[in-house]
Order: sequence, then structure tokens, then C1' cells
RNA sequence: GCCGAUGUAGCUCAGUUGGUUAGAGCGAGCGUUUCAUAAGCGCUAGGUCGCAGGUUCAAGUCCUGCCAUCGGCA
Repeated sequence: GCCGAUGUAGCUCAGUUGGUUAGAGCGAGCGUUUCAUAAGCGCUAGGUCGCAGGUUCAAGUCCUGCCAUCGGCA
């Protein structure tokens, strides 16, 4: 240099053929329970969906460029 994969919450990830509130588990905070702790149960907070454009009535999803990580070829 070329090709491919991945990028979504603090962490690990899901998100179907573009379609009507952006989610799960773990973690965090609060509450409940207990003599107390842990476990359990309930609630809450936490997101520029890597960045910038484009297409569309509508984009996490499609297209283009760039960035980062990983792999392959040279």
C1' cells in the first nucleotide's frame, strides 16, 4: 500500500427486510428483606449508536470519506 472484520451504557453484547420509547446481562446508586452481611426482589441513573457527510417521509441499520482495533496479502 491492497483486502476483510469489528466499533451501540462503566464492562460483555443483542438489535431481524430501514419503521414508530435505543435494549439485555454484569456493574453503580436507592429501597425492601435480615440482629447484621451476603444472596434474592423492586426501582432509578447512565447513550452524539467511532467521527463527518449523503440518500430517504423515516437511518444503529443503506452509501461515501476518515479514525481506531484485529486479521490476511504484498

Record summary:
A computed fold for a 74-nucleotide RNA from a Candidatus Vogelbacteria bacterium, annotated as transfer RNA. It matches the Rfam family "tRNA". About the family: Transfer RNA (tRNA) molecules are approximately 80 nucleotides in length. Its family is annotated with triplet codon-amino acid adaptor activity in the Gene Ontology. The family's RNA type in Rfam is transfer RNA. The organism belongs to Candidatus Vogeliibacteriota, within Bacteria.